[in-house]
Molecule: transfer RNA
Organism: Candidatus Portnoybacteria bacterium
RNA sequence: GCCCGGGUGCUGAAACCGGUAGACAGUGCAGACUUAAAAUCUGCUGAAGGAAACUUCGUGUGGGUUCGAGUCCCACCCCGGGCA
Numbered sequence: 001g002c003c004c005g006g007g008u009g010c011u012g013a014a015a016c017c018g019g020u021a022g023a024c025a026g027u028g029c030a031g032a033c034u035u036a037a038a039a040u041c042u043g044c045u046g047a048a049g050g051a052a053a054c055u056u057c058g059u060g061u062g063g064g065u066u067c068g069a070g071u072c073c074c075a076c077c078c079c080g081g082g083c084a
Stems, first nucleotide, its partner, number of pairs: 001083007010026003019067001028044005046057004060076005
């Protein structure tokens, strides 16, 4: 230099043909159980604002297409693999 795969909450990841982003698991917190703990079970677990209800923002960065983009197109950044 060329080719291929990838970048999504705190972490690993899902989201199928463009139509509610974060399912599921971990971690953490709270509760139940226990004499106490472990294990197990239940709830919550992106950010900001709010007493709450709720609102807004958030998929590496910047553009584009579209009524609508994590998903399609372009450029760039980063990670992994292959070829030379």